Overview: This is a predicted structure of a 73-nucleotide RNA (transfer RNA) from a Deltaproteobacteria bacterium. The organism belongs to Myxococcia, within Bacteria. It was read from a public genome assembly. Rfam family: tRNA. The family's RNA type in Rfam is transfer RNA.
RNA sequence: GGGCCGAUAGCUCAACUGGUAGAGCAGCUGACUCUUAAUCAGCGGGUUCGGAGUUCGAUCCUCCGUCGGCCCA
Numbered sequence: 001g002g003g004c005c006g007a008u009a010g011c012u013c014a015a016c017u018g019g020u021a022g023a024g025c026a027g028c029u030g031a032c033u034c035u036u037a038a039u040c041a042g043c044g045g046g047u048u049c050g051g052a053g054u055u056c057g058a059u060c061c062u063c064c065g066u067c068g069g070c071c072c073a
Base pairs, nucleotide, nucleotide: 001072002071003070004069005068006067007066010025011024012023013022019056027043028042029041030040031039049065050064051063052062053061
C1' cells in the first nucleotide's frame, strides 16, 4: 500500500428481505430467607463509530473517514 471482517445499552452479543432497537449479565427498587455467582418480581439505561448520499422511511444500501482484527505485498 491492497483485500476481507468487525464497531449497536456499562460488558458480551442479537435484530430475517429497509418498516416501533432487543436479550443475557451488570446496576437500581421491592419481596423472600434455602444467602459464598442466592432466588423471585419489577424498573431504568441507546447520537446503532463519525460525516455525506439514496429513500416516504436506513442498524441494514452507496461513498468518504476513524479505530480494531486477519490475510497478501